[in-house]
The RNA shown here (SAM riboswitch aptamer (S box leader)) has 135 nucleotides and comes from Gandjariella thermophila. Taxonomically the source falls in Gandjariella (Bacteria, Actinomycetota, Actinomycetes, Pseudonocardiaceae).
RNA sequence: AGCUCAUCCAGAGGGGCAGAGGGAUCGGCCCGUUGAAGCCCCGGCAACCAGCGUCGACCGUUGGAGAACGACCACCAGCGAGGCCCGUCGACGUCAAGGUGCCAAUUCCGGCCCGCGCUGCGGGAAAGAUGAGGA
Numbered sequence: 001a002g003c004u005c006a007u008c009c010a011g012a013g014g015g016g017c018a019g020a021g022g023g024a025u026c027g028g029c030c031c032g033u034u035g036a037a038g039c040c041c042c043g044g045c046a047a048c049c050a051g052c053g054u055c056g057a058c059c060g061u062u063g064g065a066g067a068a069c070g071a072c073c074a075c076c077a078g079c080g081a082g083g084c085c086c087g088u089c090g091a092c093g094u095c096a097a098g099g100u101g102c103c104a105a106u107u108c109c110g111g112c113c114c115g116c117g118c119u120g121c122g123g124g125a126a127a128g129a130u131g132a133g134g135a
Base pairs, nucleotide, nucleotide: 003133004132005131006130007129008128013042014041015040016039017038021031022030023029025111026110027109028108043103044102045101048099049098051094052093053092054091055090056089057088058087059080060079061078062077063076064075107127112124113123114122115121116120
């Protein structure tokens, strides 16, 4: 650099250095010498990865009740891998130490497509960002 999946209308800023840009891109519109980018310190938000709990579905297995016996299905209960915990998946809740991420404006809005009651509104896509995974 590229691949897969999920999320993106919520939330959260002070200080120091620095000194003119920044909001990916293009257009718009904003932010910025009452100090942009960047770097550092401290703080915070969130809950993707990790932990815990509850519930549900399903898988496997063992047992039970079955009025001839046995088996399958269905039903009920228990159990699930090294000494302990841990079956799989999902939903919800919880935790916040660690790995990231983030802390103006919906990803600031639009760009491409579709719809409508069409100065506009709604839906989707693309692109981008972040995380997890994989190669």

The sequence was found by an Rfam model in a public genome assembly.